[in-house]
RNA sequence: GCCGGUGUAGCUCAGUUGGUAGAGCAACUGAUUCGUAAUCAGUAGGUCAGAAGUUCGAAUCUUCUCAUCGGCA
Numbered sequence: 001g002c003c004g005g006u007g008u009a010g011c012u013c014a015g016u017u018g019g020u021a022g023a024g025c026a027a028c029u030g031a032u033u034c035g036u037a038a039u040c041a042g043u044a045g046g047u048c049a050g051a052a053g054u055u056c057g058a059a060u061c062u063u064c065u066c067a068u069c070g071g072c073a
Stems, first nucleotide, its partner, number of pairs: 001072007010025004019056001027043005049065005
């Protein structure tokens, strides 16, 4: 230099024939317990790496950039 993968909640990840963004664990609150743990119920937490474009509508399609991993030279 060229090619490809990945980037979504604090962590690990789902979600791709475009249509209101989810799970598990963690956190917080409550119940249970003499108390803790465990268990059960609930709550909160996201500009979907950044920018632009297409579209009535983009995590999803297109382009560029950034980070990271790999391949070729």
This is a predicted structure of a 73-nucleotide RNA (transfer RNA) from a Gammaproteobacteria bacterium. It was read from a public genome assembly. It matches the Rfam family "tRNA". It is annotated as a transfer RNA. Gene Ontology term of the family: triplet codon-amino acid adaptor activity.